[in-house]
RNA sequence: UCCCGACAAAGCCAAACCUCCCGCAAGGAAGGGACGGAAAGCGGCGGAUCUUCAUCGUCGAAGAUGGCCGAGCUGCCGAA
Numbered sequence: 001u002c003c004c005g006a007c008a009a010a011g012c013c014a015a016a017c018c019u020c021c022c023g024c025a026a027g028g029a030a031g032g033g034a035c036g037g038a039a040a041g042c043g044g045c046g047g048a049u050c051u052u053c054a055u056c057g058u059c060g061a062a063g064a065u066g067g068c069c070g071a072g073c074u075g076c077c078g079a080a
Stems, first nucleotide, its partner, number of pairs: 004078002012037002017032003021028002035067001041073002045070003048065006
């Protein structure tokens, strides 16, 4: 250094739900709140799921989820 990830240390993030705002919707922002997380940091690249539109249907168009899975970039700590 890489792999790895501890009943270690120091910090970090924040699911559901509630309030409020934005969006046709999926969903998103802020505040509260902690189920969890070693990338739950970043970006929708591939897959997946979801929404809207269109279509008899297939094919499709525009979006959403980075806390679904891969792959990519970056990163704190250091026991076995």
A computed fold for an 80-nucleotide RNA from a Desulfuromonadales bacterium, annotated as c-di-GMP-I riboswitch aptamer. The model forms 95% of the base pairs in the Rfam consensus.